[in-house]
RNA sequence: GAUAGAGGUGCGGAUUAAAAAAGUAUUCCGAUUUACGUUCGGGUCGGACGCGGAAAAAAGGUUAAUCUGCCGAAGCGAUAGACUUUGACCUACGGUUUAUACGCUGGGACGCAGCGAAAUACGUUGCGGACUGUCACAAGAAAUUGUGGAGCGCUAUC
Numbered sequence: 001g002a003u004a005g006a007g008g009u010g011c012g013g014a015u016u017a018a019a020a021a022a023g024u025a026u027u028c029c030g031a032u033u034u035a036c037g038u039u040c041g042g043g044u045c046g047g048a049c050g051c052g053g054a055a056a057a058a059a060g061g062u063u064a065a066u067c068u069g070c071c072g073a074a075g076c077g078a079u080a081g082a083c084u085u086u087g088a089c090c091u092a093c094g095g096u097u098u099a100u101a102c103g104c105u106g107g108g109a110c111g112c113a114g115c116g117a118a119a120u121a122c123g124u125u126g127c128g129g130a131c132u133g134u135c136a137c138a139a140g141a142a143a144u145u146g147u148g149g150a151g152c153g154c155u156a157u158c
Base pairs, nucleotide, nucleotide: 001158002157003156004155005154008071010070011069012068013067014066015065016064017063018062026055027054028053029052030051036050037049038048039047040046041091042090043089044088045087074105075104076103077102078100079099080098081097082096083095084094106132107131110128111127112126113125114124115123116122134149135148136147137146138145139144
């Protein structure tokens, strides 16, 4: 340098179904009235809603099964580009996606906090103490124990 592997409630993707979102958004009918209250991220213009009845979703996220790609699998952040955001115009946050020999994280679970989310789901970031895999050092006859490091690592073969 090449090839092949390991960690395990291991990591992604797709399809199907289900719960929830929600009796919510929205549509229609009636009522009310020029007032009041609420409301649209901000500005200008222009609107909408509130009470009763009828009808009535969806997306993102989640769970399960099946199939499939894999072991920096993957995730997060930053920067840059493209598309996008609403009743109209301008503007702001945001969203999707692509790139980066950029930065961080070995892994899953649990607890607390922040953010996202309809949310006691879930995701993600930080912290925490255990668990687990791996290598190094030390001790030990050995099983193993202790300490420490990080995947640009580790093991095997050529």